RNAcentral holds the sequence, with entries from ENA. Predicted 3D model of a 72-nucleotide RNA (transfer RNA) from Parcubacteria group bacterium ADurb.Bin159.

[in-house]
RNA sequence: GCCCCCAUAGUUCAACGGAUAGAACAAAGGACUCCUAAGCCUUAGAUCCAAGUUCAAUUCUUGGUGGGGGCA
Numbered sequence: 001g002c003c004c005c006c007a008u009a010g011u012u013c014a015a016c017g018g019a020u021a022g023a024a025c026a027a028a029g030g031a032c033u034c035c036u037a038a039g040c041c042u043u044a045g046a047u048c049c050a051a052g053u054u055c056a057a058u059u060c061u062u063g064g065u066g067g068g069g070g071c072a
Stems, first nucleotide, its partner, number of pairs: 001071007010025004018055001027043004048064005
């Protein structure tokens, strides 16, 4: 330098172009308990950035950023 893949809660992962973007663990609160833990109930929390296509984009297209891999 060229090519390919990936980017969604704090973490690990889901989501035929259409429902309020969902789950587990973690976090906060509550109840229980002599206290703690476990288990139970509840709550908050995310689409890497900018354009484009579309009635509608996490999803498709282009460019960028970051990470990983291959060739040279």

Overview:
Its Rfam family is "tRNA". About the family: Transfer RNA (tRNA) molecules are approximately 80 nucleotides in length. The family's RNA type in Rfam is transfer RNA. The source organism's lineage runs through Bacteria and Bacteria candidate phyla. Its mean pLDDT, the model's own confidence on a scale to 100, is 82.